[in-house]
Molecule: c-di-GMP-I riboswitch aptamer
Organism: uncultured Armatimonadetes bacterium
């Protein structure tokens, strides 16, 4: 130095829940609060998952008809999870 992570030691990191707060939503900050974590440090880049505003197609009602509008499903990430896995990249501590 690499590999591996100790019933060490020093630090940290913070699930749900509960506040508030931004978001259409799924989620995010913030404070509380610790299920857990040896990268649970940071990047959506290939998988996979959530969500569906806004768009796109469908039915129906609304008209003589079309637009148009409305309602009801359906389809989509340029929105998201890094505490689903891979990968990429920085990185503490020093047992045997």
């Nucleotide at each position: 130095a690499c590999c591996a992570g100790a019933u060490a030691a020093a630090g940290g990191c913070a699930a749900a829940g509960c506040g508030u707060u931004c978001g259409a939503a799924a989620g995010g900050g913030c404070g509380u609060g610790a299920c857990g974590c040896a990268a649970a440090g940071c990047c959506a880049c290939g998988g996979g998952c959530c969500u569906a505003a806004g768009g796109g197609g469908a039915c129906u009602g609304u008209u003589u008809a079309g637009a148009g509008c409305a309602g009801u499903g359906u389809c989509u990430a340029g929105g998201g999870c890094a505490g689903c896995c891979g990968g990429g990249u920085c990185g503490c501590c020093g047992u045997a």